[in-house]
RNA sequence: GGAAGAUUGACGCCAAAGACGCGCCCAUGCGCGUCGCGGGGGACCCGAGUUUCAGGGGCGCAUCCGGCCAGGCCGGACGGCGACUUCCAACGCCGAGCCCGACAGCUAACCUCGCCGGCGGAUUGGAGGAGUUGU
Repeated sequence: GGAAGAUUGACGCCAAAGACGCGCCCAUGCGCGUCGCGGGGGACCCGAGUUUCAGGGGCGCAUCCGGCCAGGCCGGACGGCGACUUCCAACGCCGAGCCCGACAGCUAACCUCGCCGGCGGAUUGGAGGAGUUGU
């Protein structure tokens, strides 16, 4: 001097998963409240009548189809992501997991639950929009 790794802070990304306040002697921990964001249940009307071993349903982008040497692999369709944002193109990556427990269409009032977790020096080009900084 460089590379890799760890910790802390800042700044950001995926996602609904944020902000503020109060209390527990203190508090990194726990509880409560307010606002904000998100999910589920739940009438009339409307819709549907396939469910009772082929159960059914919810969150989420995370599904469907075909083939094979089949606890995986390959291909296609489609869904999602790549640092302000929209459109187009190319390139790259992901397509998990969990929950309810015989039970749920939509759904006003109403009831109820969650605000976790993971990640990191950032893909490129064209046409617009917005914002910041400097002159």
Notes
A computed fold for a 135-nucleotide RNA from an Acidobacteriota bacterium, annotated as c-di-AMP riboswitch aptamer (ydaO/yuaA leader). The organism belongs to Acidobacteriota, within Bacteria. Of the family's consensus pairs, 96% are formed in the model. Model confidence (mean pLDDT): 76 of 100. The sequence was found by an Rfam model in a public genome assembly. It matches the Rfam family "c-di-AMP riboswitch aptamer (ydaO/yuaA leader)". About the family: This family represents a conserved RNA structure found upstream of the ydaO and yuaA genes in Bacillus subtilis and related genes in other bacteria. The ydaO/yuaA element is thought to act as a genetic 'off' switch for the ydaO and yuaA genes in its native state. It is believed that the element may be triggered during osmotic shock leading to activation of ydaO, a predicted amino acid transporter gene, and members of the yuaA-yubG operon which code for KtrA and KtrB K+ transporters.